[in-house]
RNA sequence: UGAGUUGACUAGGCAGUCGCUGUCACUUUUUCUGUGUGGAUCAUUCGUGUUCCAUGCGGUACUUGGCAGAGGAAAGUCCGGGCUCCAAAGGGUAGAGUGCCAGGUAACACCUGGGGGGCGUGAGCCUACGGAAAGUGCCGCAGAGAGCAGACCGCCGAUGCGUCGUUUUAGCGAAGCAGGUAAGGGUGAAAGGGUGCGGUAAGAGCGCACCGCGCUGCUGGUAACAGCAGUGGCAGGGUAAACCCCACUCGGAGCAAGACCAAAUAGGUUUCCAUUGGCGUGACCCGCGCUGGAAACGGGUAGGUCGCAAGAGGUAGGUGGUGACACAUGCCCCAGAUGAAUGACUGUCCACGACAGAACCCGGCUUAUCGGUCGACUCAUUUU
Numbered sequence: 001u002g003a004g005u006u007g008a009c010u011a012g013g014c015a016g017u018c019g020c021u022g023u024c025a026c027u028u029u030u031u032c033u034g035u036g037u038g039g040a041u042c043a044u045u046c047g048u049g050u051u052c053c054a055u056g057c058g059g060u061a062c063u064u065g066g067c068a069g070a071g072g073a074a075a076g077u078c079c080g081g082g083c084u085c086c087a088a089a090g091g092g093u094a095g096a097g098u099g100c101c102a103g104g105u106a107a108c109a110c111c112u113g114g115g116g117g118g119c120g121u122g123a124g125c126c127u128a129c130g131g132a133a134a135g136u137g138c139c140g141c142a143g144a145g146a147g148c149a150g151a152c153c154g155c156c157g158a159u160g161c162g163u164c165g166u167u168u169u170a171g172c173g174a175a176g177c178a179g180g181u182a183a184g185g186g187u188g189a190a191a192g193g194g195u196g197c198g199g200u201a202a203g204a205g206c207g208c209a210c211c212g213c214g215c216u217g218c219u220g221g222u223a224a225c226a227g228c229a230g231u232g233g234c235a236g237g238g239u240a241a242a243c244c245c246c247a248c249u250c251g252g253a254g255c256a257a258g259a260c261c262a263a264a265u266a267g268g269u270u271u272c273c274a275u276u277g278g279c280g281u282g283a284c285c286c287g288c289g290c291u292g293g294a295a296a297c298g299g300g301u302a303g304g305u306c307g308c309a310a311g312a313g314g315u316a317g318g319u320g321g322u323g324a325c326a327c328a329u330g331c332c333c334c335a336g337a338u339g340a341a342u343g344a345c346u347g348u349c350c351a352c353g354a355c356a357g358a359a360c361c362c363g364g365c366u367u368a369u370c371g372g373u374c375g376a377c378u379c380a381u382u383u384u
Stems, first nucleotide, its partner, number of pairs: 001380010012349007020069006030061001032059009042049002071355001075366002078364005083254004090286004095250005100114005115129001116127004130245002135243002137239003152185002154181003160177002163174004193211006212234001213232008258306004268297006277291004313332004318327003
């Protein structure tokens, strides 16, 4: 200097004018309303009630100000929860999810750190990573043969059987058959461990050495695993993101949950089942609780308040830890709309602005994405 890997931050800035939402405070007795006291008036069943006026204390509308006001993904609705209700009686079966080990966390299919395998020169990245010796299924075509094999081309074959040639004869040679073989070649993604030496008629773990595989032991490690040693010629392979087996975990419904206030209607009509029945927030069974339950037609309401933001919250340094993170201390309050709030205009700067808008909340994952800034590491080249 170039090319890469990885982590973090940001997401147009500044100034001005007008406008929107929430919250806090103020002004005004101008609007509405609740309540206490006093007075007047009407009615009276003599308890009191209706209406009006004055006044005190609140609330609300208006006025004037302070403060705050969409994201790194708010998206997807894929996981996990908090919270609310069923409602608190549970157990089992089926079902669903996860799948190396150890930690973190409220929890998780998430995160961190390790191990195995794969990719990359490397920094690093990916991993649907329990079990194939419980069983079943599948491995098309090609090929002799792909679950309990197999001989197409080959090699051997006077150890067996004819034949031919040669030879005085023992014999020698040739081709073939029986038989042997799976080392060489071919087919295929994959062919009953691999390489080498010996051995054999020719071969073959047939034997041996090393590697591989199984079993056993020792060492290190919390563990997954790794290393070492011994032993056995050695149970054809692959596939479980096929069925299956094993281990662990698992109630449901959801803020349109749910609670309260006000108002209105029709406490309506009909049908079915009925304690041996029925109902009880996934299915089935057992158990438990309750004693009625289900369906159709028809009618009323769709208003307001709460839930609704102070939290498994954010943040500074400190301590502990490889790390995720935890602990104590200090500081801070950071949107709560409800047909849905942050918009418009002007000037200026520049890196010229992408993907894109909260609706109960939080922890993740996945997807989309224009740029800018900072850190660490790797490789190549050059110079000193």